[in-house]
C1' cells in the first nucleotide's frame, strides 16, 4: 500500500423501556446491549419506509374514501465520496 488476530487500549450501540419533538416515517435525551473495525462524518446514485401537504379519479359543488407524488425519514440496506485510534500476523 493492501488486508486486519479468540490480542490489549478505547468507542459506537439494536430490540426494548421512560420522557420530549413530529401528520407518520422517524428523531433527541436517559436506561438497556443484538451487534459493529468505520456502527465515525456526509443523503450523492440505487433500494426502502413515511404522505401532514399536493396532484389525480369523483361529483351539480364540496369533503371523505382510493390510487399516485418527496422537497420528509434512513449512511446499523448497498454503491461510491471525506476523516480516522490500536497493530500480532501475512
Nucleotide at each position: 500500500g493492501a488486508a486486519g488476530a479468540u490480542a490489549a487500549a478505547g468507542g459506537c450501540a439494536a430490540a426494548c423501556u421512560a420522557u420530549c419533538u413530529g401528520a407518520a416515517a422517524a428523531g433527541a435525551u436517559a436506561g438497556g446491549a443484538c451487534g459493529c473495525a468505520a456502527a465515525g462524518c456526509a443523503a450523492a446514485g440505487g433500494g426502502u419506509c413515511u404522505a401532514c401537504g399536493g396532484u389525480u379519479c369523483u361529483u351539480g359543488u364540496u369533503a371523505a374514501a382510493a390510487a399516485c407524488u418527496a422537497u420528509g425519514a434512513u449512511c446499523g440496506c448497498c454503491u461510491g465520496g471525506c476523516u480516522a485510534c490500536c497493530a500480532a500476523u501475512u

c-di-GMP-I-GGC riboswitch aptamer from Oceanobacillus halotolerans, 90 nucleotides, folded computationally. The sequence was found by an Rfam model in a public genome assembly. The source organism's lineage runs through Bacteria, Bacillati, Bacilli, Bacillaceae and Oceanobacillus. Rfam family: c-di-GMP-I-GGC riboswitch aptamer. Gene Ontology term of the family: cyclic-di-GMP binding. Of the family's consensus pairs, 85% are formed in the model. Its mean pLDDT, the model's own confidence on a scale to 100, is 83.